[in-house]
């Protein structure tokens, strides 16, 4: 330096109006996990989470595989779909007097992975 053991960390957002009744509608707001990239990225590329299959189980789960959303112009520059100016766009399940990115919930849970830190190899 890597491997492996540990421990810690590891997702954000609201007001008004309509109405018997909405933080779900309609109006205006606001929000944005990890990595990677010739330059800093919800939209590049991959990755996690949700959701489906199989398959194996000490029924707690584990392994595989599938599905998974949305960008444009212009300028700057070696170099940028990422920066700056301007204009657009998206956002899982399950609940709800009424349709949810934003209330509650499964979740004090899982995680991608970042930190750090001991033997050992």
């Nucleotide at each position: 330096a890597c491997g492996u053991g540990c421990u810690c960390u590891g997702g954000g957002g609201u007001c008004g109006g309509u109405g018997a009744a909405a933080a779900u509608c309609c109006g205006a707001g606001c929000c944005g996990g990890c990595g990677g990239u010739a330059a800093c990225a919800g939209u590049c590329c991959g990755c996690g989470a949700c959701c489906c299959g199989c398959a194996c189980c000490u029924c707690g789960g584990u392994g595989c595989g599938g599905u998974u959303g949305a960008u444009c112009u212009g300028g700057u520059g070696c170099a940028a779909c990422u920066c700056c100016a301007g204009g657009a766009c998206c956002g899982a399940c399950g609940g709800u007097c009424a349709a949810a990115g934003u209330c509650c919930g499964g979740a004090u849970g899982g995680g991608a992975a970042g930190a750090g830190u001991c033997u050992c190899g």
Description:
The prediction has a mean pLDDT of 83. Predicted 3D model of a 121-nucleotide RNA (FMN riboswitch aptamer (RFN element)) from Sanguibacter sp. Leaf3.